[in-house]
């Protein structure tokens, strides 16, 4: 890397180390020396698995905690990219669905 399938409008530090970039592409628009990616720490969440405990059970499990193993930790997935619709002052605006992108889980 393909392929299937859930999910993406909530959440999350005034910590440290670093020292010029970052937000996937492309266009916009931001974010950044009042400190950027990165890494360390902490936090946030509940997609896999569960050891252990509550509670409720149709005895199969369901829900809560959160040990593990991923994630995620400006801005919706930042916003648009393609179709279609609406509304129109004809420049735009909204909308819904898809592509693409990101996580997981599972396959070839």
């Nucleotide at each position: 890397g393909c392929c299937u399938u859930a999910u993406c409008a909530a959440g999350a530090g005034c910590g440290g180390u670093g020292g010029a970039g970052g937000g996937a592409u492309a266009g916009g628009c931001c974010c950044a020396a009042u400190g950027a990616a990165a890494c360390c720490c902490g936090g946030c969440a509940a997609c896999c698995a569960c050891a252990a405990u509550a509670u409720a059970u149709u005895c199969g499990u369901a829900u809560g905690u959160g040990u593990g193993g991923u994630g995620c930790u400006a801005a919706a997935u930042c916003c648009u990219a393609c179709a279609g619709a609406a509304u129109u002052a004809u420049a735009a605006u909204u909308c819904u669905g898809a592509a693409a992108g990101a996580u997981g889980a599972g396959g070839a």
A computed fold for a 108-nucleotide RNA from Alkaliphilus sp. B6464, annotated as SAM riboswitch aptamer (S box leader).
Model confidence (mean pLDDT): 82 of 100.
Lineage of the source: Bacteria > Clostridia > Peptostreptococcales > Natronincolaceae > Alkaliphilus.
Its Rfam family is "SAM riboswitch aptamer (S box leader)". Its family is annotated with regulation of gene expression in the Gene Ontology.